SAM riboswitch aptamer (S box leader) from a soil metagenome, 137 nucleotides, folded computationally. RNAcentral holds the sequence, with entries from MGnify. The coordinates come from a structure-prediction model, not an experiment, and the mean pLDDT is 77.
RNA sequence: CUCAUCCAGAGAGGCUGAGAGACCGGCUCGAUGAUGCCUCGGCAACCGGUGAAUAAUUAUUAAUUGUGAAUUGUCAAUUAUUAAUUCCUAACGACGGUGCCAAUUCCGGCAGGAAUCUGCUUAUCCUGGAAGAUGAG
Numbered sequence: 001c002u003c004a005u006c007c008a009g010a011g012a013g014g015c016u017g018a019g020a021g022a023c024c025g026g027c028u029c030g031a032u033g034a035u036g037c038c039u040c041g042g043c044a045a046c047c048g049g050u051g052a053a054u055a056a057u058u059a060u061u062a063a064u065u066g067u068g069a070a071u072u073g074u075c076a077a078u079u080a081u082u083a084a085u086u087c088c089u090a091a092c093g094a095c096g097g098u099g100c101c102a103a104u105u106c107c108g109g110c111a112g113g114a115a116u117c118u119g120c121u122u123a124u125c126c127u128g129g130a131a132g133a134u135g136a137g
Stems, first nucleotide, its partner, number of pairs: 001137006011040005019029003023109004041101003046097003049092002055086005061080006105131001110128005
């Protein structure tokens, strides 16, 4: 940089000791010990793994049609059978590489729209985006 996903799921112990939840605003967590690190446990299924059906390619065989030749057959096309390989996928699995285990990525931030309202503002909802996180390349 590109692509995919982000309203599901899953916590105990030890160490540390003041801020933490990426940024900003809100809100929340936090000396009844948050955050961070380690150990164990768990969740999930991104990648590796297994993998039907379908599809494609190649080969075999058969049939039909056309063509050439004129004894038992050449070549081409189509269809079907069988086999092999490949791609993708439903699905399986949890062995390996990651990841994750407060709150939807905690909510919003930018743009458009809807409803409400005399109008503006605020607030609400929807869609898309931005930023971020994780994986694969």